[in-house]
RNA sequence: AGUGGUGAUAGAGGUGCGAACGUCAAAAGUACCCAUUCAGAGAUGUACAGAGUCUGUGAAGAAUGGGGAAAGGGGCGGUCGCCGAAGUGUGCGGAGGGCUGUAAACCCGCAUGCUGGUCCUGCAUUUAAGAAGUGCAGGGCUGUCAGAGUCGAUCUCUGGAGGGCUAUCUCACAU
Numbered sequence: 001a002g003u004g005g006u007g008a009u010a011g012a013g014g015u016g017c018g019a020a021c022g023u024c025a026a027a028a029g030u031a032c033c034c035a036u037u038c039a040g041a042g043a044u045g046u047a048c049a050g051a052g053u054c055u056g057u058g059a060a061g062a063a064u065g066g067g068g069a070a071a072g073g074g075g076c077g078g079u080c081g082c083c084g085a086a087g088u089g090u091g092c093g094g095a096g097g098g099c100u101g102u103a104a105a106c107c108c109g110c111a112u113g114c115u116g117g118u119c120c121u122g123c124a125u126u127u128a129a130g131a132a133g134u135g136c137a138g139g140g141c142u143g144u145c146a147g148a149g150u151c152g153a154u155c156u157c158u159g160g161a162g163g164g165c166u167a168u169c170u171c172a173c174a175u
Stems, first nucleotide, its partner, number of pairs: 002173004007169005014083001016082004021077004032067007042054003046103005086115009116142011144160006
């Protein structure tokens, strides 16, 4: 110097990933409040059940006028933490759930499947959504490894997947 293995540590990819914060759009001129009119028996935060409350001194609903949000989801910005970063499906558990109960939404953890990263297009799906995510199909760019072409550098083609790749340490083999 080489081949192979185990683990540890460090590291790379780039419109890279996440978080809280700030800001912007959307949600939405919606919910809700007030006034007037119509209406005429119910109404009550997402569903069901119950309690309580409101209601012919007029419920729901509708129209017009005057006011008018927020949450979850997202874009952007710097900051911080990072490079299976993380995202997502399924299962289980927890938390949450109007006054009560059971659920839903939303949140967290564990296990497990899938995805190298990113961008674009189409379809499906989640969603209030034309935002964004995920899946499938196709395409572009890119990192990395292997094989082939090349004397070689470079470059080109094909293929693989992050359980990957690079470096160092470690173990074995053999020269």

The RNA shown here (Lysine riboswitch aptamer) has 175 nucleotides and comes from Planomicrobium sp. CPCC 101079. It was read from a public genome assembly, where an Rfam model found it. It matches the Rfam family "Lysine riboswitch aptamer". About the family: Riboswitches are metabolite binding domains within certain messenger RNAs that serve as precision sensors for their corresponding targets. Rfam 15.1 lists 3,224 matches to the family in 1,923 species.